[in-house]
RNA sequence: CAGGCCGGGUGACCGCGGCGGCGCUUCUCGCGCCGUCGAGGAAAGUCCGGACACCGAAGGGCAGGACGCUGGCGUGAGCCAGGCGGCGAAAGCCGACGGAAAGUGGAACAGAAAGGACACCGCCUCGGACGGAUCUCCGGAGCCGACCGAGGUAAGGGUGAAACGGUGGGGUAAGAGCCCACCAGCGCCGUGGUGACACGGCGGCUAGCCAAACCCCGUCCGGUGCAAGGCGAACAGGCUCCGCCAUUAGGCGGCCCGCUGAGGAGCCGGGUGAGCCGCACAGAAGGAUGGUCACCCUCGACAGAAUCCGGCUUACAGGCCUGCU
RNA sequence: GCCGGAGUAGCUCAGCUGGUAGAGCAGCUGAUUUGUAAUCAGCUGGUCGGGGGUUCGAUUCCCUUCUCCGGCU
Numbered sequence: 001c002a003g004g005c006c007g008g009g010u011g012a013c014c015g016c017g018g019c020g021g022c023g024c025u026u027c028u029c030g031c032g033c034c035g036u037c038g039a040g041g042a043a044a045g046u047c048c049g050g051a052c053a054c055c056g057a058a059g060g061g062c063a064g065g066a067c068g069c070u071g072g073c074g075u076g077a078g079c080c081a082g083g084c085g086g087c088g089a090a091a092g093c094c095g096a097c098g099g100a101a102a103g104u105g106g107a108a109c110a111g112a113a114a115g116g117a118c119a120c121c122g123c124c125u126c127g128g129a130c131g132g133a134u135c136u137c138c139g140g141a142g143c144c145g146a147c148c149g150a151g152g153u154a155a156g157g158g159u160g161a162a163a164c165g166g167u168g169g170g171g172u173a174a175g176a177g178c179c180c181a182c183c184a185g186c187g188c189c190g191u192g193g194u195g196a197c198a199c200g201g202c203g204g205c206u207a208g209c210c211a212a213a214c215c216c217c218g219u220c221c222g223g224u225g226c227a228a229g230g231c232g233a234a235c236a237g238g239c240u241c242c243g244c245c246a247u248u249a250g251g252c253g254g255c256c257c258g259c260u261g262a263g264g265a266g267c268c269g270g271g272u273g274a275g276c277c278g279c280a281c282a283g284a285a286g287g288a289u290g291g292u293c294a295c296c297c298u299c300g301a302c303a304g305a306a307u308c309c310g311g312c313u314u315a316c317a318g319g320c321c322u323g324c325u
Numbered sequence: 326g327c328c329g330g331a332g333u334a335g336c337u338c339a340g341c342u343g344g345u346a347g348a349g350c351a352g353c354u355g356a357u358u359u360g361u362a363a364u365c366a367g368c369u370g371g372u373c374g375g376g377g378g379u380u381c382g383a384u385u386c387c388c389u390u391c392u393c394c395g396g397c398u
Stems, first nucleotide, its partner, number of pairs: 001323006008296007016038009040302001044313002047311005052225004059257004064221005069082005083097001084095004098216002103214002105210002120157002122153007130145003134141002165183006184206001186203007229277003237268006250260002297300001326397007335350004344381001352368005374390005
């Protein structure tokens, strides 16, 4: 550093909940005895996916949302292995990791310029007028310097998170992939690999960053959640509005199509309000899983089910095993 | 239990597609007044709930976590 596992143990006693059996009680309720079962690796967060249930055939399109290297497993979320990139001395760890050569957009401040950009300082050439010294056959000639104007130049300075490939050499008036070598990047070809990709060769000489910005491409997604939903019990009145056989109200959750379609909406009043199923070989509607004592040890952390299952994430005293640096 | 929303100054709230955070009230100082209030001028006060990521740059975008609020029989 990685992987896996445990997460106080044993015994006695007193309690709590579910189920089964027996006994008391006329039955129910209740009580007693016996047997058996009774929280976790995360039961947590509710972040994903599924089962299940209802809504409307759970249909189509738009919009919207989620995900995004390759291969395998899986309905899926996700997991395993590999590739590439980053970090580390190493074992190893981390990665929302498609597209910026389709389009739109952004880059504050600073800076001349923030994208087919740009000349502020600097460097260089030409022209004009001027100054200085030198030479002179006195007509002038070239040299140097500062100013103005017209251009060239991205090598240097300076700004910035980022300045249109990097380093070195050649070349040039000064410079520049302008030319060359190496490196980075791009395209094509070959070889290896299922593939992501790696290696080698050739070519033209550069095409910047941001998509956890809009967007494009690919895959997937109807909505609502057990307070879903069903049965039973109880109450089962009044008022208002919309619609009533069809291009109708409504169902239809953002919109359209299609389908369905005779009832629908609001207010007031009345009743029930944890009774049963859904519901689980833990499991309810006061809703259980605890306490005391004894011994031992390394002296005990994070934390407790509420429809179920799978995954992810987060919290966690301490201990054990295996492998590696 | 299931679903949804919000955390920004002492309090109540802005901050739309990233560019370095403001308003009102409150507090402090000064002016005005005999003094106070009101008024005027100025000032102070911010881990943008915590941690991490994307980005040159995060209150803003994404992930995770904490706290609070609301709806559903």